Molecule: transfer RNA
Organism: Pseudomonadota bacterium
RNA sequence: GCCAAGGUAGCUCAGCUGGCAGAGCGACGCUUUCGUAAAGCGUGGGUCGCGGGUUCGAAUCCCGCCCUUGGCU
Numbered sequence: 001g002c003c004a005a006g007g008u009a010g011c012u013c014a015g016c017u018g019g020c021a022g023a024g025c026g027a028c029g030c031u032u033u034c035g036u037a038a039a040g041c042g043u044g045g046g047u048c049g050c051g052g053g054u055u056c057g058a059a060u061c062c063c064g065c066c067c068u069u070g071g072c073u
Base pairs, nucleotide, nucleotide: 001072002071003070004069005068006067007066010025011024012023013022019056027043028042029041030040031039049065050064051063052062053061
């Protein structure tokens, strides 16, 4: 340099064909207990890698760039 996959919550990842941004774990609070753990209920947490374009509307489509992993040279 070229090719492929990927970048979404603190972590691991969904999001199919453009239309409310989600799950599990973790954190925090409450209930329960003499207390802890477990269990139950609840709450908060997001520039969807960055910039631009298309569209009434973009995590999703198009263009450029950055980063990670793997392969080729």